[in-house]
RNA sequence: GACCUCAUCGUCUAACGGCUAGGACAAAUCCUUCUCAAGGAUUAAAUCGGAGUCCGAUUCUCCGUGAGGUCA
Numbered sequence: 001g002a003c004c005u006c007a008u009c010g011u012c013u014a015a016c017g018g019c020u021a022g023g024a025c026a027a028a029u030c031c032u033u034c035u036c037a038a039g040g041a042u043u044a045a046a047u048c049g050g051a052g053u054c055c056g057a058u059u060c061u062c063c064g065u066g067a068g069g070u071c072a
Base pairs, nucleotide, nucleotide: 001071002070003069004068005067006066007065010025011024012023013022018055027043028042029041030040031039048064049063050062051061052060
């Protein structure tokens, strides 16, 4: 330098172009217990940036950024 893949709650991970963006762990509050642990209930928390297509974009297209890989 060329090409390919990836980027979503704190972490990991789902999501035919259309449901309040779901789940696990972690966190907070409450219940339970003499206390702790374990268990149960509830809550908060996310789509890398910009542009385009579309009635509608996490999803499709383009540019950029970052990470990984192959080739030179």

Predicted 3D model of a 72-nucleotide RNA (transfer RNA) from Candidatus Nomurabacteria bacterium RIFCSPHIGHO2_01_FULL_39_10. It was read from a public genome assembly. Lineage of the source: Bacteria > Bacteria candidate phyla > Candidatus Nomuraibacteriota. It matches the Rfam family "tRNA". The family's RNA type in Rfam is transfer RNA.